Two RNAs folded together computationally: RNase P RNA and transfer RNA, 418 nucleotides in total. Its mean pLDDT, the model's own confidence on a scale to 100, is 77. It holds a member of the Rfam family "Bacterial RNase P class A". Its family is annotated with tRNA processing, dimeric ribonuclease P complex and ribonuclease P activity in the Gene Ontology.
[in-house]
C1' cells in the first nucleotide's frame, strides 16, 4: 500500500429565527418565562418476563415448545466458555448438533433387486440321471454374491491368501459402531483390538429428557349515564366462570342489538453513567459515587439559514423491560490476519 | 395498539414429499357461416421472495414481502 477479519463503537456538532408536546413557575386569564423532549433498530411481533383479569390457576388426557456439554440470567428458543462437525492459506466464521442398535411409514423414475433380490453372469468339488472303455461331456439337484449396468443410496473399503467358483471365510492396513480403559464436572477424548459390520429419512409419525393454564393495557380498575332501552331464548337432563375434551368445583339467568367515552393504569426502572475499582477466561456478579432521562389520545419531538465537515442511510415511542431477526449511507478502533514493496 | 388467517394460470378453485403442476370460465389462432353467436379443433399462460431439511419441496422448517379478517367495559 492492497485485500480481509472483529466490535456491548459512532449514528453529526455549534449558533440564530420560527413552531409543537407534556412538566414547573408567573399572570392583568390575552399570554409570558424556565429547563426538557425518539432509536440502534422505536420495525417484525419471533421468543422470554413484569403487570392485569379469569378460581393465586385444581386433577387427567390431548396439544405446544426446547434438544451436544458446563455456566450466566428474573426468565428465555438469549448470552458466555468449551466439545464435535463444516468452510477459509489465515485472522476468523457457521451449525434445529438427542435417539434410525424400540416400533411404524416412505424411498418416485431408473434398475434384476431399495431392505430385500438374481437380469447379465461365475462354478460343477459333493449327490442323481444319460452318453462314453476311462479322462470327460450334457442335464438335473444345487452353490455364489466377486463382475457388468441402474441409482442420491446396492450387504464396511482395499490388497493378499483361500476356494469348484466365491464370500470378513482367514490375515495385514484403514473406516464406523459397541464394550473395557486413560484424562475430563461433562459433551467428549486416549488406548486396546475384546466384539460387531447395522442403508437413508425423526424441519415423517414416533421414543426419551426437560419446560408449558388462558387471555393481552382495546388487559383491567374507579366513578357514572343506570340496579338503562328494545327484541329473543330459557327457568335446571339448562346456561355461564372454563380455554380442545373429561372429571371436579363455583355461580344462577343467558343471547342479540342501541347508547356516553371521563379519570387511573402511564412511566423511577431486573434504570442510566463513572471508576480502566473488586471477583470471574468470559457472559455476568458486586461495591462506591453521581443522575432523573418522552408519556401523547387525532396523537409533540419539526422547519429554514449560517459555520465546521465526508455529513448523505435505514427509519418515528403508544403499558414497560431482556433478547432475537430484519433494514441501514458513511465513519472509527484493534498488541487481529494474508499478500506485495522497502528498510 | 393487540390477536389471527391467506398467498398456485387473467379470474375462481384442485393437487397424499415423486413434476411434464390439473380443471372450469376467460384470452389467442383455426374450422364452420354471407357475417356474428353457438359448436368443434389447437394453443399460450402460474406455485409471492430468499435461504435450509431431503435423493427429491407447490407441500416440511426459518426469515422477509404483500393482502385480508377480528377486537374498546357493565356489576
Nucleotide at each position: 500500500c492492497g485485500a480481509g477479519g472483529u466490535g456491548a463503537c459512532c449514528a453529526g456538532a455549534c449558533g440564530a429565527u420560527c413552531g409543537c408536546g407534556g412538566g414547573c413557575c408567573c399572570u392583568u386569564c390575552g399570554g409570558g418565562g424556565c429547563a426538557u423532549g425518539a432509536g440502534g433498530a422505536a420495525a417484525g411481533u419471533c421468543c422470554g418476563a413484569g403487570c392485569a383479569u379469569c378460581a393465586c390457576a385444581g386433577g387427567g388426557c390431548a396439544g405446544g415448545g426446547u434438544g451436544c456439554c458446563g455456566g450466566c440470567u428474573a426468565a428465555c428458543g438469549g448470552c458466555c466458555g468449551g466439545u464435535g462437525g463444516a468452510g477459509g492459506c489465515g485472522a476468523c466464521u457457521c451449525c434445529a448438533a438427542g435417539g434410525a442398535g424400540a416400533g411404524u411409514g416412505c424411498a418416485a423414475c431408473a434398475g434384476a433387486g431399495a431392505g430385500a433380490u438374481a437380469c447379465u453372469g461365475c462354478c460343477u468339488a459333493a449327490g442323481c440321471a444319460g452318453c462314453u472303455u476311462u479322462u470327460g461331456c450334457u442335464g438335473c439337484c444345487g452353490g455364489c454374491g466377486a463382475u457388468g449396468g441402474u441409482g442420491g443410496a446396492a450387504a464396511g473399503g482395499c490388497g493378499a491368501g483361500g476356494u469348484a467358483a466365491g464370500a470378513g471365510c482367514u490375515c495385514a492396513c484403514c473406516c464406523a459402531c459397541g464394550g473395557c480403559u486413560u484424562g475430563g464436572c461433562g459433551a467428549c477424548u486416549u488406548g486396546u483390538c475384546c466384539g460387531u459390520g447395522a442403508u437413508g429419512u425423526a424441519a415423517a409419525c414416533c421414543c426419551c429428557a426437560c419446560c408449558u393454564g388462558a387471555u393481552g393495557c382495546a388487559a383491567g380498575a374507579u366513578g357514572g349515564u343506570a340496579u338503562g332501552g328494545a327484541g329473543g331464548c330459557a327457568c335446571a337432563u339448562g346456561c355461564g366462570g372454563c380455554g380442545g375434551c373429561c372429571c371436579g368445583u363455583c355461580g344462577c339467568g343467558c343471547c342479540u342489538u342501541c347508547g356516553c367515552a371521563a379519570u387511573c393504569g402511564c412511566u423511577u426502572g431486573a434504570g442510566c453513567c463513572u471508576g480502566c475499582g473488586c471477583g470471574g477466561u468470559a457472559a455476568c456478579g458486586u461495591c462506591a459515587g453521581g443522575c432523573c432521562u418522552g408519556g401523547a389520545u387525532a396523537g409533540a419531538u419539526g422547519a429554514u439559514c449560517g459555520u465546521c465537515c465526508a455529513a448523505u442511510a435505514c427509519a418515528g415511542a403508544a403499558c414497560u423491560c431482556g433478547g432475537c431477526u430484519u433494514a441501514u449511507g458513511g465513519g472509527c478502533a484493534c498488541g487481529c490476519u494474508c499478500g506485495c514493496a522497502c528498510g | 395498539g393487540g390477536c389471527c388467517c391467506c398467498a398456485u394460470a387473467g379470474u375462481u378453485c384442485a393437487a397424499g414429499g415423486g413434476a411434464u403442476a390439473g380443471a372450469a370460465c376467460g384470452g389467442a389462432a383455426g374450422u364452420u357461416u354471407c357475417c356474428u353467436a353457438a359448436a368443434c379443433u389447437u394453443u399460450a399462460a402460474a406455485u409471492c421472495c430468499a435461504g435450509g431439511u431431503u435423493c427429491g419441496a407447490g407441500u416440511c422448517c426459518u426469515g422477509g414481502u404483500g393482502g385480508g379478517g377480528c377486537u374498546a367495559c357493565c356489576u